RNA sequence: ACGAACGCUGGCGGCGUGCUUCAUACAUGCAAGUCGUGCGAGAAUCCUGGAGCAAUCCGGGAGGACAGCGGCAGACGGGUGAGUAACACGUGGGUAAUCUGCCUGAAAGUCUGGGAUAAGCCUCCGAAAGGGGGUCUAAUACCGGAUGACGUUUCUUUAAGGCAUCUUGAAGAAACCAAAGCUAGUCUCUGUUUACAAGCUAGCGCUUACAGAUGUACCCGCGCUCCAUUAGUUAGUUGGCGGGAUAACAGCCCACCAAGACCGCGAUGGAUAACCGACCUGAGAGGGUGUACGGUCACACUGGGACUGAGACACGGCCCAGACUCCUACGGGAGGCAGCAGUAGGGAAUAUUGCGCAAUGGCCUAACGGCUGACGCAGCAACGCCGCGUGGAGGAUGAAGUCUUUCGGGAUGUAAACUCCUGUCAGAGGGGAAGAAAUCUUUCCUGAAAAUAAUCGGGAAGGUUUGACGGUACCCUCAGAGGAAGCACCGGCCAACUCCGUGCCAGCAGCCGCGGUAAUACGGGGGGUGCAAGCGUUGUUCGGAAUCACUGGGUGUAAAGGGUGUGUAGGCGGGUCGGUAAGUCGGAUGUGGAAACUCCCAGCUUAACUGGGAGCUGGCAUUCGAAACUGCCGGUCUUGAGUAAGGGAGAGGAAGAUGGAAUUCCCCGGUGUAGCGGUGAAAUGCGUAGAUACCGGGAGGAACACCGGUGGCGAAAGCGGUCUUCUGGCUCUUUACUGACGCUGAAACACGAAGGCUAGGGUAGCAAACAGGAUUAGAUACCCUGGUAGUCCUAGCGGUAAACGUUGGAUACUAGGUGUUGGAUCUCUAAGAAAGGUUCAGUGCCGCAGUUAACACAUUAAGUAUCCCACUGGGGAGUACGGCCGCAAGGUUGAAACUCAAAGGAAUUGACGGGGGCCCGCACAAGCGGUGGAGUAUGUGGUUUAAUUCGACGCAACGCGAAGAACCUUACCUGGGCUUGACAUCCCGAUGUAAACUUAAGAGAUUAAGUCCCUUCGCAAGAAGCAUCGGGACAGGUGCUGCAUGGCUGUCGUCAGCUCGUGCCGUGAGGUGUUGGGUUAAGUCCCGCAACGAGCGCAACCCUUAUCCUUAGUUGCAACCCGCCGAAAGGUGGAGCACUCUAAGGAGACUGCCAGUUAUAAACUGGAGGAAGGUGGGGAUGACGUCAAGUCCGCAUGGCCCUUAUGCCCAGGGCUACACACGUACUACAAUGGCCGGCACAGCGGGAUGCCAAACUGCAAAGUGGAGCAAAUCCCAUAAAGCCGGUCCCAGUUCAGAUUGGAGUCUACAAUUCGACUCCAUGAAGGAGGAAUCGCUAGUAAUCGCGGAUCAGCAGGUCGCGGUGAAUACGUUCCCGGGCCUUGUACACACCGCCCGUCAAGCCAUGGAAGCCGGGAGUACCCGAAGUCGUUUAUCCAACCCCGACGAAAGUCGGGGGGGAUGACGCCUAAGGUAAAACCGAUGACUGGGGCUA
Repeated sequence: ACGAACGCUGGCGGCGUGCUUCAUACAUGCAAGUCGUGCGAGAAUCCUGGAGCAAUCCGGGAGGACAGCGGCAGACGGGUGAGUAACACGUGGGUAAUCUGCCUGAAAGUCUGGGAUAAGCCUCCGAAAGGGGGUCUAAUACCGGAUGACGUUUCUUUAAGGCAUCUUGAAGAAACCAAAGCUAGUCUCUGUUUACAAGCUAGCGCUUACAGAUGUACCCGCGCUCCAUUAGUUAGUUGGCGGGAUAACAGCCCACCAAGACCGCGAUGGAUAACCGACCUGAGAGGGUGUACGGUCACACUGGGACUGAGACACGGCCCAGACUCCUACGGGAGGCAGCAGUAGGGAAUAUUGCGCAAUGGCCUAACGGCUGACGCAGCAACGCCGCGUGGAGGAUGAAGUCUUUCGGGAUGUAAACUCCUGUCAGAGGGGAAGAAAUCUUUCCUGAAAAUAAUCGGGAAGGUUUGACGGUACCCUCAGAGGAAGCACCGGCCAACUCCGUGCCAGCAGCCGCGGUAAUACGGGGGGUGCAAGCGUUGUUCGGAAUCACUGGGUGUAAAGGGUGUGUAGGCGGGUCGGUAAGUCGGAUGUGGAAACUCCCAGCUUAACUGGGAGCUGGCAUUCGAAACUGCCGGUCUUGAGUAAGGGAGAGGAAGAUGGAAUUCCCCGGUGUAGCGGUGAAAUGCGUAGAUACCGGGAGGAACACCGGUGGCGAAAGCGGUCUUCUGGCUCUUUACUGACGCUGAAACACGAAGGCUAGGGUAGCAAACAGGAUUAGAUACCCUGGUAGUCCUAGCGGUAAACGUUGGAUACUAGGUGUUGGAUCUCUAAGAAAGGUUCAGUGCCGCAGUUAACACAUUAAGUAUCCCACUGGGGAGUACGGCCGCAAGGUUGAAACUCAAAGGAAUUGACGGGGGCCCGCACAAGCGGUGGAGUAUGUGGUUUAAUUCGACGCAACGCGAAGAACCUUACCUGGGCUUGACAUCCCGAUGUAAACUUAAGAGAUUAAGUCCCUUCGCAAGAAGCAUCGGGACAGGUGCUGCAUGGCUGUCGUCAGCUCGUGCCGUGAGGUGUUGGGUUAAGUCCCGCAACGAGCGCAACCCUUAUCCUUAGUUGCAACCCGCCGAAAGGUGGAGCACUCUAAGGAGACUGCCAGUUAUAAACUGGAGGAAGGUGGGGAUGACGUCAAGUCCGCAUGGCCCUUAUGCCCAGGGCUACACACGUACUACAAUGGCCGGCACAGCGGGAUGCCAAACUGCAAAGUGGAGCAAAUCCCAUAAAGCCGGUCCCAGUUCAGAUUGGAGUCUACAAUUCGACUCCAUGAAGGAGGAAUCGCUAGUAAUCGCGGAUCAGCAGGUCGCGGUGAAUACGUUCCCGGGCCUUGUACACACCGCCCGUCAAGCCAUGGAAGCCGGGAGUACCCGAAGUCGUUUAUCCAACCCCGACGAAAGUCGGGGGGGAUGACGCCUAAGGUAAAACCGAUGACUGGGGCUA
């Protein structure tokens, strides 16, 4: 944007538009008739005369129907788009090759005869349609004769012109050819008669010829869809001569002759399609369309045919054939809505069987008038465009309702209510147009002819009549805000946000994508946004799309340069002079219809719509000019190209010959003995029949080491020993010659690696297939041993490669630098070589401008230009079908259905790699000790159970939450109870006055009773507080969601990293900084650098420990001094604070010093000093982030859920179960030990409901006891390993201690399920632990004990403490983890990634296929309607002519001619039939691959 459709909705008007599908079939009505002024006849009816008693009959007149003869029109108007790819259409020309009714102009004429016929009447046939026969009659019907040129034809003479045939004109001659009347008026002449006829006049007709106009016909240039998987087509075909036909040219048709004609600038064939003005879109160029309006064409049920006519091969005419429908008496007939309405059918879908000829137009007519489904109007449809309305102003307590909320509020919202107004549309009443001009008629003026009349043309005035629409438009009045708003959307694109419901369901979706319990995306509500009598959806077209690129694209890597050359057509082409004027440019003329479009103006109230004017319509044609450029013609030139001459290099090609090294050999000889060979390691294999190894000789085939080189040659493929012959190209230098001879290049032709094929040779080595051996889960592979085609030669075929520089050719131009190959030349040199300079031709690298998406290219372009050929999303697919080629394999050309929303390129950041480099870590290695085996403890899984509450699951869950489950805890189960609740706040009503204690019932919760007590204010009443009961708000939840969250935590990881600002670079992602060279534990530091700085991390600051100093000395210390006790040791008191210690403050360590190394740096190595040395040891401290890691059962918290229960209380049980499996521990298996006795040395800590001394009792656990201590004072509290002495003697033991029995202790309301400990007895497994696996680098591992928290009680766990106290580290190849740089990537949920193919299953489209069905076109033959044309010894015939007969004549009859009709025959031919083949489509058992799907 639309001729639309569908969904929801719908007030009015104007103007338009309305079967896009079945060119399917049609009931019914209407759509083309008209003329009586061409003609005859004339019904009904009426008037009238006569006859008759009447019925009725005979006349006359008016009247004019139906029908007929005749004329004109039915060829226009109206419909449709089937066919048609064509001179159909458009545009411009031509006709010297045409016709043209009606109309116009001008000219002439319209004389004279004749015979019929329809209607009518009579009759016959038929159901009908219709037809036959007889008889009568008219004409503007038909026919003859006359006249006739400016007509036609022929001929003669002549002029002019043109375009080949020719055209035009002049003069002359000959031949041929015409007509129709009607109406009105008139009477001078004529006739009859008093008004007519002839005549005359006028009008309308008619005839001939000319011209015009209009229309038609034919011809030509140019334009006009797709397919080459349609490449050849054509026999009337192409042309000629002659004829025929036509309005006219022409193979239009025919006879003859010739063999042509069309085609890559696309013939022929196939598919599709009416064409145009224009319409839609677009900036334009284009693209799409051809509905309405206008022009042309074609068609009229399908096919064929002619007739009539000015015009048709005819929509509402005819004939024939066919299909279909209808009528029928079965014999035969009738019909054609793609006219207007309408019907059925089809379809997503398209209207009334309306009114009128009033207007416009058409046909007929002298005219009035008639006809007109053309047309004008109305009806239906929001189908489109345009306009109007559904109210306006005020109005805040921001009402109610609704929605939402953080509960405060916010939104709807001035919206409503309410107040004041207005009055469009619709409604009612009233008025009321324009569209109408004419015609007709009266009068007048004027013109023509005339005669005064009549008539005709022009004009003026008056009168009469005509409206379908329609009582419509419009105007006035009335009443009253009264009757008039919806639809879509609200995640982004894209304007517009919230609540509820739902829970990957239901659904949405144009693309991306939403929905798995907080959905702005689904559905609903509220709100909002956009349009608005419409709004959305669907479909289609253009745009955006520079995504077929003319304007205006690209081809190194994204799709795309042919494997290479030669070369035809075609395209393009050097300098100069002259000409020409095809292209080109300019002027003029013609055309470019109207409408449309643009601008201006105007008319409907406005607009849509309509009218007027102008412009444009870019084109074509003619003509005049210009001559720069292109073309063409002619001349000339040398620079492009080529030729000659002289040099040069080369794996260029072909053929022939020849050489040495090496391999091999079931060839020969010799030496020689047990292995050889092969691999990661082996084996198969070879070898005592003598291999391998070594030496000598022989044979044969293939390939040519070194030189050898980003060196050379060739068009590419490709080419490598040496020599010879033949041969192609290249290049340099110099002169001469030719004079644009050039470039490219469909088609065509040639060449074309390897592999393959055919035939024949050849075969040493190598080696597909194959065999064997290994490897492996397997191994149809990689490795090994063998081995055939093949590799080689000759002659052919084949024609492909990552045939690649993934880069078509040629020419010119556009900075350089540096190698190298070939030539020429210069310098240097005595000369040469070498070296250097210049230049030409190649071949590499680096690099500027420029280009490029980037990468990159960059005088060897991917730059700037010119020329040529191939490209257009991925898959399907280089497949299918068809064609061509091939012996085959196969090649070449080369689709579609279907399917996806990507596929792809370059670059970026990460991640990853059984990539690389550098470097760390108890990561490995080197060591020590364990775990894994046993028993037990503990946690987990599993199982069980009424319940075994829940969470945690690789590292980073599993002695974890739990620093301690008998009740409690406790969340679980069973049972018993409570319901404003065990707990918080508030309100209302009632009752009462506390708590507490006692008793009873009960398993208890609880219930009941009793006792005692009773606060403050107030005189009191009462009020407050508190308790109970009832009610209401609410409480409560360890119920769910850690994937809605906060907070906290784990982990990578105490790894050295993670970022920012500004600048710079890049189109951008991004980079730089942060990379590099060193160094460090460290992004630690130094140096360098388009970066300069900064932040979070590292380090340091903090705590502790190691040394010292100062200060301070009780409860600590105790050297010296004094007193007391004691034999001594020692204790104790005083004095004391030196030492130890305690705990405050300081000092100390910083690579500071020295030497060396490094780069004079940073730093490292070594050393000195020092208690400590390079971070001294340990701790706290955890960057940006990752894992939707863990936790809703610590706490907090959104949402959801429960509310006499998922809440609360209670008793009992369970969390403690036990065939099993795993983790973490303890204790062991013993002599470095067990047991017994004696002796010694710590530190961290804890203590009032507490630690508990001495003493006593008990074998012991413990009990009694009560001193001391809120602690440097007292207590826990004996440390143990150790040391000394004794015993055991290698055993299931004097090891080990599980298990079980008995007896106890302690805690607690209570140890049965289910505590710890003690004693006696019992005395299990266990003999150092498979695969595998863990910790640790120094006061560490190992080993030994001690303390704390939790806690009534319970520790093998955990957190701390000290005692004793090792071994080892070569080193970084490997395993694991990590850091930095780099590289590859098809990964980005990031390698636990991505992804390929078969198979299985479903669905979809498609190829092949024995066949089968259908279609269109053609070929050959048969048959052949109607019809034109032709022929015709057939039949028939009024007009004209001739002859004859009869007749006075008129005329009649007969015969013939000419002409005609019918028939027959012939040519052509529609439909039909037969036959063979090709093509297209549908279908097809079975079958092939393809696509999609969890």